This is a predicted structure of a 694-nucleotide part of an RNA (large-subunit ribosomal RNA, domain II) from Guinardia delicatula. The gene name in the source record is rnl. Model confidence (mean pLDDT): 82 of 100. RNAcentral holds the full RNA, with entries from ENA.
[in-house]
Context: one part of a larger RNA
RNA sequence: AUCAACGAGUUUAUUUUAGUGGCAAGCUUAAACUAUUAUAAGUGUAGGCGUAAAGAAAUUAAGUUAUAAAAUUUGCAUAUUUAGUCUCUAAAAUAAAACCCGAAACUAAGUGAUCUAACCAUGAACAGGUUGAAUUUAUUGCGGUAACGCGUAUUGGAGGACCGAACUCGUGUAUGUGGAAAAAUACUGAGAUGAUUUGUGGUUAGGGGUGAAAGGCCAAUCAAACUUAGAUAUAGCUGGUUUUCUGCGAAAUCUAUUUAAGUAGAGCAUUUUAAUAACUUUAUUUUAAGGUAGAGCACUUAAUAAGUAAUGGGAACGUAAAGUUUUACUGAAUUUAAUAAAACUCCGAAUAUAAAAUAAAAGAAUUAAAAUAGACAGACUAUAAAUGCUAAGAUUUUUAGUCAAAAGGGAAACAGCCCAGACUAUUAGUUAAGGUCCUUAAAAAUAAUUAAGUGAAAAAGAUAGUAAAAAAAUAAUAACAAUUAGUAGGUGGGCUUGGAAGCAGCCAUCCUUUAAAGAAAGCGUAACAGCUCACUAGUUUAAUUUUUUAGCAUCGAAAAUGUACAGGGACUUAAAUUAUUUACCGAAACUAUAGAUUAAAUAUAUUUGUUAUUUAAUGGUAGCAGAACGUUCUGUAUAUUUACGAAGAUUUAUAGUGAUAUAAAUUUGAGAAAUCAGAAUUGAAAAUGUUGAU
Numbered sequence: 001a002u003c004a005a006c007g008a009g010u011u012u013a014u015u016u017u018a019g020u021g022g023c024a025a026g027c028u029u030a031a032a033c034u035a036u037u038a039u040a041a042g043u044g045u046a047g048g049c050g051u052a053a054a055g056a057a058a059u060u061a062a063g064u065u066a067u068a069a070a071a072u073u074u075g076c077a078u079a080u081u082u083a084g085u086c087u088c089u090a091a092a093a094u095a096a097a098a099c100c101c102g103a104a105a106c107u108a109a110g111u112g113a114u115c116u117a118a119c120c121a122u123g124a125a126c127a128g129g130u131u132g133a134a135u136u137u138a139u140u141g142c143g144g145u146a147a148c149g150c151g152u153a154u155u156g157g158a159g160g161a162c163c164g165a166a167c168u169c170g171u172g173u174a175u176g177u178g179g180a181a182a183a184a185u186a187c188u189g190a191g192a193u194g195a196u197u198u199g200u201g202g203u204u205a206g207g208g209g210u211g212a213a214a215g216g217c218c219a220a221u222c223a224a225a226c227u228u229a230g231a232u233a234u235a236g237c238u239g240g241u242u243u244u245c246u247g248c249g250a251a252a253u254c255u256a257u258u259u260a261a262g263u264a265g266a267g268c269a270u271u272u273u274a275a276u277a278a279c280u281u282u283a284u285u286u287u288a289a290g291g292u293a294g295a296g297c298a299c300u301u302a303a304u305a306a307g308u309a310a311u312g313g314g315a316a317c318g319u320a321a322a323g324u325u326u327u328a329c330u331g332a333a334u335u336u337a338a339u340a341a342a343a344c345u346c347c348g349a350a351u352a353u354a355a356a357a358u359a360a361a362a363g364a365a366u367u368a369a370a371a372u373a374g375a376c377a378g379a380c381u382a383u384a385a386a387u388g389c390u391a392a393g394a395u396u397u398u399u400a401g402u403c404a405a406a407a408g409g410g411a412a413a414c415a416g417c418c419c420a421g422a423c424u425a426u427u428a429g430u431u432a433a434g435g436u437c438c439u440u441a442a443a444a445a446u447a448a449u450u451a452a453g454u455g456a457a458a459a460a461g462a463u464a465g466u467a468a469a470a471a472a473a474u475a476a477u478a479a480c481a482a483u484u485a486g487u488a489g490g491u492g493g494g495c496u497u498g499g500a501a502g503c504a505g506c507c508a509u510c511c512u513u514u515a516a517a518g519a520a521a522g523c524g525u526a527a528c529a530g531c532u533c534a535c536u537a538g539u540u541u542a543a544u545u546u547u548u549u550a551g552c553a554u555c556g557a558a559a560a561u562g563u564a565c566a567g568g569g570a571c572u573u574a575a576a577u578u579a580u581u582u583a584c585c586g587a588a589a590c591u592a593u594a595g596a597u598u599a600a601a602u603a604u605a606u607u608u609g610u611u612a613u614u615u616a617a618u619g620g621u622a623g624c625a626g627a628a629c630g631u632u633c634u635g636u637a638u639a640u641u642u643a644c645g646a647a648g649a650u651u652u653a654u655a656g657u658g659a660u661a662u663a664a665a666u667u668u669g670a671g672a673a674a675u676c677a678g679a680a681u682u683g684a685a686a687a688u689g690u691u692g693a694u
Stems, first nucleotide, its partner, number of pairs: 001694006011096009021086003026049003032043003035039001053060002099240002102237001106230006117204009126194001128163003131159001137153002140151004167191003172187004206222001208218003243628006253266005268374001269372008279363002281360008294347001295345002300341003304337005312329001313327005378403005384397004408419003423595004428591003434585003437569003443582007455571001461555002465552002468549007482539005488512003493507003518533001521532003596618008629683001631680005640672002648667008
């Protein structure tokens, strides 16, 4: 891993509710006893509930208690003529292991030092080589009075000394990593006469030991060993919880919580009974409250400019004081103008909300009582806001939607977006969103735009891109552009200056000749000169210039695995964009045909119930309610069936919405078990389930 088997709401007691049956102002026995075919028998009236309550109680009593007393109040009762009690069934609650499996732990009593730590007793082991301490001796040398020291030679053999086997250890690397091995192998390495290594026997025991101390070790187990017991410890936490169909169908909010992963009350679901004739939605009208959007500055706060200006400061005069005059300043207040505000308002909507009336079309609801829940981790999209960076697939409210619990079509793919809510069947039709060149079902037309593959991501800003519209001008008396020619004189204006001649600077900016020409718009010179411009004429010739608006384009445009935000191919009078028109495709929507179930109404016959018609409904998690199927055993059953072949197995067919049932064939070889009831160790695909087989 596969297959098979096993594997989870049970039992007892008490209580409550609903149903069922018996009796009923009553109902009922418990223990025990008697009998028996061993059970729905009989006896048993102790006790319990009910028929009367109030008070702590005495006590009183349809009343009673508190008070001195009454009113009055509390609780109960009466009045509308009061119903209980016992059995059984179902559901729930409580106590118990209480649906099943699951801790880490806690406590008690024991078992362990054959591993390992330390210690005790008694034994054992350490090739070979090197170094050469103290010490010895000398009729020796030197020093010294001496003790003795130093040297030389000699002797000697010390050491947690050195090198290195056995032995002990385990430094580094590689292999190994379901290994040859639950710690090894190879190479390399450390110690190797010592705080050395080791055999045998013994001692220390679990909050205890032992520890050259690492929380190490105490039998492959150690921040408290192992075994058994308390014990099915407890788990608000994780996982699992077994047949079918039908009806309805949530919540992820509020309040409280040693509360936030839980629980309780409310809200939301279900079932039963009863009540209500009104309820819900939409439209119109009327009424009501309001202080948001906006607006405003009358209040509050902030804030801009200017005017007037008290007070304060400085200065002068004054012997001083008072006071007068004055001003680098200060600037309460006030005037004018112009502002801002979630915690400003002299104002003030629309929506929304509440109530009433009227109308319309649809829906089936609403309330009460009782019983049973689940749920109280929500997600995204759009609206109004807050926090944040007007960041977040962020967080928190609000209003609505979808998902959750919703399949189908569209968005390439897609919980939350768009369309649309799947009872079943059909190779029928019509549409929605969205689409109609190919992939891929279905398309054409008309008028424009775009040249960027824009379409098919983005701003400020930029653009003789392009096509429109509007306005203002110029132009056959010749415009705009191009080209040819001229562009002069007084004068080098005056001043300034070293110089200043149109062109450093200051002042003025006239006149003349002209077709026209500035006391000069630029370049240039030291200053002149020189080159252009304005302005004019000729040539040429028909449109030209400026501004604004809106459309489509262009640039602006850099990111991380690989084209890489049209799904791809591909597309240019389009298969892009704008506007218009008519077709078509397209879903489980709607319709058509056939059928099923549920509810209500009606009709028929009628004993519950059955049948028919009509209308409506039938997505569904948690969950509530209803109806069924099957398994084992018991009664029915001394019946039925079975070797003329039971059960089981395999295959096929038929029936049923389904769980399943029936039949046949084959196999097999001894029991099976209708119907109606009863009782349950009653249904497996899941639990890192358990056991077995492979």